Annotation:
This is a predicted structure of a 251-nucleotide part of an RNA (large-subunit ribosomal RNA, domain VI) from an uncultured Bacteroidota bacterium. Its Rfam family is "Bacterial large subunit ribosomal RNA". The prediction has a mean pLDDT of 83.

Context: one part of a larger RNA
């Protein structure tokens, strides 16, 4: 920009694209078969291996602005009590997140056409013959059915709704399980968008200071203390104010 008014919402599928895998038992059945040794087709079913999606209850990783301990050194006058650098110092745990090895779940079923191949009728050719006219079975392979894209399908589709005086949509701003920018999605006082604050959850592991034992290291008490991203509330901040384009005004 088109899809001959504009907007929303819901579609239909030409047409791409992805999946399509496979194995051990076990019943049927130690039957059928076979002198035995062996040992089935057909049909039930249980458990796997790789793949592939999606997800974080659980099992773990990671988690450099959580928490703890601990070595040097250096500042905060000194003890205490912090901090800063030393690969996050080093070492232990570890919430969200994001992940796989962890969960959860797919491959099936079916239907059409059809390969080799297997018939039915059936003549050329009084017979035979699956073919020549005609009919039927038949496979991990084809179209299907199952995910996902999808009307720029220029062949530019459907359908409900709205609106003819107004509609939409951006600019900004709070943000995000969205994201390189842009785009998407939430909200913007008629407000839980995000931050602060409550409360829980959830991590660390019992703070400082006091006391009291003990010469002391240190151990007990004293509602542990602290905390990133998470759940739920709560307008304390910040979303203020305004400002721009586009369609339309047909019959």
């Nucleotide at each position: 920009c088109g899809u001959a008014u504009g907007a929303u919402a819901u579609u239909u599928g030409a047409a791409a694209g992805g999946a399509c895998c496979u194995g051990a038992c076990u019943c049927u059945a130690g039957u059928a078969c076979g002198a035995g040794a062996g040992g089935a087709c057909c049909g039930a079913g249980u458990c796997g291996g790789a793949c592939a999606u999606a997800c974080c209850u659980c099992u773990g990783g990671u988690g450099u602005a959580u928490c703890u301990g601990u070595u040097g050194u250096g500042c905060c006058g000194c003890c205490a009590g912090g901090u800063g650098c030393a690969g996050u110092g080093c070492a232990g745990a570890g919430u969200a997140g994001c992940c796989a090895u962890g969960u959860a779940c797919g491959g099936u079923c079916g239907a059409g056409a059809u390969a080799a191949g297997c018939g039915c009728u059936g003549a050329a050719a009084g017979c035979a013959u699956c073919u020549a006219a005609g009919c039927g079975c038949g496979a991990a392979g084809c179209u299907c059915c199952c995910c996902u894209u999808a009307a720029g399908a220029u062949g530019a589709g459907a359908u409900a709704u709205c609106a003819a005086u107004g509609a939409a949509a951006g600019u900004c701003g709070u943000a995000g399980a969205a994201g390189a920018u842009u785009a998407c999605u939430a909200c913007g006082u008629u407000g839980a968008u995000a931050g602060g604050c409550g409360a829980c959850a959830g991590a660390u592991g019992u703070a400082a200071g006091c006391a009291u034992g003990g010469u002391a290291a240190c151990a007990u008490g004293u509602u542990a203390g602290u905390c990133g991203a998470g759940u739920c509330g709560u307008a304390c901040u910040a979303a203020u104010u305004a400002c721009u384009u586009u369609c339309a005004c047909a019959g």